[in-house]
RNA sequence: UCCCCGGUAGCUCAGCUGGUAGAGCGGGUGACUGUUAAUCACUAGGUCGGCGGUUCAAGCCCGUCCCGGGGAG
Numbered sequence: 001u002c003c004c005c006g007g008u009a010g011c012u013c014a015g016c017u018g019g020u021a022g023a024g025c026g027g028g029u030g031a032c033u034g035u036u037a038a039u040c041a042c043u044a045g046g047u048c049g050g051c052g053g054u055u056c057a058a059g060c061c062c063g064u065c066c067c068g069g070g071g072a073g
Stems, first nucleotide, its partner, number of pairs: 001072007010025004019056001027043005049065005
């Protein structure tokens, strides 16, 4: 320098053919229990890496940059 994969909740990750973003774990509250743990119910939490573009509408498409991993020279 070039190529490929990835960046979404505190963590690990889904998200189809563009249509108003979810799960598990973790956190909070409650139930249960003599207490804790376990279990169950409810609940909070997101500039979807940055900027720009396309579109009625972008996590998803296009351009560029940044970060992580792998490969080629």